[in-house]
RNA sequence: GGAGUAGGCGAGGUGGUUGCCUCUUCUAAAAAAGAAGGGGAGGAAAGUCCGAACUCCACAGGACAGGAUGGUCGCUAACAGCGACUCCAGGCGACUGGAGGAAAGUGCCGCAGAAAACACACCGCCCAGCAGGGUAAGGGUGAAAAGGUGAGGUAAGAGCUCACCGCUCUGGUGGUGACAUCAGAGGCACGGUAAACCCCAUCCGGAGCAAGGCCAAAUUAUCCCUGAGGAGAUGGUCCGUCUCAAGGGGCGGGUAGACCGCUAAACCUAUUGAGCAAUCAAUAGGUCAGAUAAAUAACCACCCCUGCUCGUGAGAUCAGGAACAGAAUUCGGCUUACGUCCCGCUCCAGUC
Numbered sequence: 001g002g003a004g005u006a007g008g009c010g011a012g013g014u015g016g017u018u019g020c021c022u023c024u025u026c027u028a029a030a031a032a033a034g035a036a037g038g039g040g041a042g043g044a045a046a047g048u049c050c051g052a053a054c055u056c057c058a059c060a061g062g063a064c065a066g067g068a069u070g071g072u073c074g075c076u077a078a079c080a081g082c083g084a085c086u087c088c089a090g091g092c093g094a095c096u097g098g099a100g101g102a103a104a105g106u107g108c109c110g111c112a113g114a115a116a117a118c119a120c121a122c123c124g125c126c127c128a129g130c131a132g133g134g135u136a137a138g139g140g141u142g143a144a145a146a147g148g149u150g151a152g153g154u155a156a157g158a159g160c161u162c163a164c165c166g167c168u169c170u171g172g173u174g175g176u177g178a179c180a181u182c183a184g185a186g187g188c189a190c191g192g193u194a195a196a197c198c199c200c201a202u203c204c205g206g207a208g209c210a211a212g213g214c215c216a217a218a219u220u221a222u223c224c225c226u227g228a229g230g231a232g233a234u235g236g237u238c239c240g241u242c243u244c245a246a247g248g249g250g251c252g253g254g255u256a257g258a259c260c261g262c263u264a265a266a267c268c269u270a271u272u273g274a275g276c277a278a279u280c281a282a283u284a285g286g287u288c289a290g291a292u293a294a295a296u297a298a299c300c301a302c303c304c305c306u307g308c309u310c311g312u313g314a315g316a317u318c319a320g321g322a323a324c325a326g327a328a329u330u331c332g333g334c335u336u337a338c339g340u341c342c343c344g345c346u347c348c349a350g351u352c
Base pairs, nucleotide, nucleotide: 001348002347003346004345005344007342008341009339010338012303013302014301015300016299017298018297020040021039022038023037024036025035026034027033042324046335047334049333050332051331052330053329054208055207056206057205066204067203068202069201070200071085072084073083074082075081086099087098088097089096090095100199101198105197106196107193108192109191122139123138124135125134126133127132147165148164149163150162151161152160166188167186168185169184170183171182172181173180174179212260213259215257222250223249224248225247226246230244231243232242233241234240267286268285269284270283271282272281273280274279304321305320306319307318309316310315
């Protein structure tokens, strides 16, 4: 200098002034207002990709369909999350990536190549006059070519035979297990693809705080009372009767709006213990935003940090203190974005 990987912090500190959101107390019985005091964004609050809490709806039981997950063991409320381990692949290495079944069945395998799976033999080799036959050993193609290397064998060849390696099956031992290891048997039967259908195992009801609850203007529906006086009907006229307007009261659904849900929870910090670890337990301490178009800010002084310049030096002037991003029911994860910030371990190259 470059590379791999695991973390931390998230950007100053103190004081003052002026504001904003919210809570408590007081002025005082309530509202409004005022005063005093407390609290006021994140590591990702983001993407909304998984898993839950909570709420409402649905639900005898069984089966099908559909979806998700997929080495083993453990952790967890749960998970597609986390930890440890196993096997395979890559890397000099630190380390990284992958994971059920292709001997249940069906399908597919571009181009190239003779042939992509019941091998229709292109070149080559052998037999042979030709035709034809044998040969998967050699060449060439391809991501992939019918176990590999060597020897024997043969017309030439071939697990045809043998040795070693690989593979399959059986058994023993170790391990909770994935698996490891040892012994024996078998010439070898199994090309790839399951993010193709499919098979196996496990799990899964739906919608989401605009959930849901409670109160409730205006307007409207309906019922009761008054209806002398106003309007209409009846009637020749008056009374009467009926209807409407108007006034009063009750009641229903429920819009605007108010309140609850709402922030104390699978919570945070420290210590000790168990465990390789994830995590769990005990003890002690802490209380930490709840807005609703959305507050969480601005300025000043001193100190601190960084940089430029000046100075022999102590120091001085000036500039800067960010980026990604911003709560909206709440948690556990994952993913993505970010910093002239801090730091552990490991590898490679160069120089001293």
Predicted 3D model of a 352-nucleotide RNA (Bacterial RNase P class A) from an Acidobacteriota bacterium. A source record names the gene rnpB. The prediction has a mean pLDDT of 77. The organism belongs to Acidobacteriota, within Bacteria.